This is a predicted structure of a 131-nucleotide RNA (c-di-AMP riboswitch aptamer (ydaO/yuaA leader)) from Micromonospora pisi. The model forms 92% of the base pairs in the Rfam consensus. Model confidence (mean pLDDT): 79 of 100.
[in-house]
RNA sequence: CGACGACCGCCGCCCAAUCGCCAUCGUGCGAGCCGGGGAACCAGGUAGGUGGGGUGAAUCCGCACUCGCGGUAGGGGUAGUUCCGUCCCGAACCCGUCAGCUAACCCGGUCGGCGGCCGACGGGAGGAACG
Numbered sequence: 001c002g003a004c005g006a007c008c009g010c011c012g013c014c015c016a017a018u019c020g021c022c023a024u025c026g027u028g029c030g031a032g033c034c035g036g037g038g039a040a041c042c043a044g045g046u047a048g049g050u051g052g053g054g055u056g057a058a059u060c061c062g063c064a065c066u067c068g069c070g071g072u073a074g075g076g077g078u079a080g081u082u083c084c085g086u087c088c089c090g091a092a093c094c095c096g097u098c099a100g101c102u103a104a105c106c107c108g109g110u111c112g113g114c115g116g117c118c119g120a121c122g123g124g125a126g127g128a129a130c131g
Base pairs, nucleotide, nucleotide: 009117010116011115012114013113014112018031019030020029021028022026032110033109034108035107036106037105042100051098052095053094054093055092060071061070062069063068074089075088076087077086081125082124083123084122085121
């Protein structure tokens, strides 16, 4: 001097997953955000069958066949909206024979993962705020 790694701090990204309060730190409380159940009306016959359903962007098609390739509905990329370009994702899990919508009402979640520390993804349009 350079590379890699770890810790702390700060700034960001995906996601509902953030903030506040106790001074009792808990199987805590609350706000915000998010999810599920649950009438009438409407939809919906019944039975059988390979049941059916939920969270999520993550569905579907083709080829190969031993789990891989190519695409795709859809989703994401640093103040906000939008257009073009470009890059990436396109999983996983849960309920347990049961659930359409659904006012009142009822029940839950608020995790996890990743990047940067002068770089943030490149350009255009138009707008807002502040001075």